[in-house]
Overview:
The prediction has a mean pLDDT of 76. Glycine riboswitch aptamer from a soil metagenome, 85 nucleotides, folded computationally. Rfam family: Glycine riboswitch aptamer. Gene Ontology term of the family: glycine biosynthetic process.

C1' cells in the first nucleotide's frame, strides 16, 4: 500500500393512501406504495490548494447528489489494534 480479524465512527422527515397486528374502539405499532423535503461519510462526477519547478501521474473532511441514506438494526469515510502478503 492491499486484504483480513476487533473496537470505535456522524448526519438527515414529515405528509398522504392501502394492508397487517394489538388493545383500553380510536388510539398504538408494523409492512409497502406515492408526495413534497432533508443528509454527505459506500461507490461515483466535478474544482485543485499541495506533492520543490515542467511533462505524467496522484490528490480533500471542500462542491455535486447519480448512486446510498433519512427510528433501531445493517451499512458507513476516517481513526486505533492485531495478524498476512
Nucleotide at each position: 500500500u492491499c486484504g483480513c480479524g476487533c473496537g470505535g465512527g456522524a448526519g438527515a422527515g414529515u405528509c398522504c393512501g392501502c394492508u397487517c397486528g394489538g388493545c383500553a374502539u380510536g388510539c398504538c405499532g408494523g409492512g409497502c406504495g406515492g408526495g413534497c423535503g432533508c443528509c454527505g461519510a459506500a461507490g461515483g462526477g466535478g474544482c485543485a490548494a499541495c506533492c520543490u519547478c515542467c511533462c505524467c501521474g496522484g490528490a480533500a473532511c471542500c462542491u455535486c447528489u447519480c448512486a446510498g441514506g433519512c427510528a433501531c438494526c445493517c451499512g458507513g469515510a476516517c481513526c486505533g489494534c492485531g495478524c498476512g502478503a